[in-house]
This is a predicted structure of an 89-nucleotide RNA (c-di-GMP-I riboswitch aptamer) from Gracilibacillus kekensis. NCBI's taxonomy places the organism under Bacteria, Bacillati, Caryophanales, Bacillaceae, Gracilibacillus. RNAcentral holds the sequence, with entries from ENA, Rfam and Ribocentre. Rfam family: c-di-GMP-I riboswitch aptamer. A reference for the family is Sudarsan et al. (2008), "Riboswitches in Eubacteria Sense the Second Messenger Cyclic Di-GMP", Science. The family has 155 seed sequences and 5,092 matches in Rfam 15.1. The prediction has a mean pLDDT of 82.
RNA sequence: UACCCCGUUUGGCAAACUUAUCGAAAGGUAAGGGCGCAAAACCACAGGUCUAAAACAUUGAAAAAUGUUAUGACGGCUGGGCUGCUAUG
Numbered sequence: 001u002a003c004c005c006c007g008u009u010u011g012g013c014a015a016a017c018u019u020a021u022c023g024a025a026a027g028g029u030a031a032g033g034g035c036g037c038a039a040a041a042c043c044a045c046a047g048g049u050c051u052a053a054a055a056c057a058u059u060g061a062a063a064a065a066u067g068u069u070a071u072g073a074c075g076g077c078u079g080g081g082c083u084g085c086u087a088u089g
Stems, first nucleotide, its partner, number of pairs: 005089001012037002017032006035076001042081002045079003048074003055068005
């Protein structure tokens, strides 16, 4: 250093939900709360998913409705990049 098997301390993060708040929404932030996670730390490069304000198109007298579409969001969807912690044989 690599592989296989077995095992461990102190701890870490925080799903749904509730309240407050930002946002058009998806969703984010904070407090509470724990479903889970050995990177469920960080990063939107690739894929994927979610939303559709604006824009465009259609219908309509209009109001409005429908559709397309991220420049928006998701790192607790996957890949990838990068960093940290523990150590029985």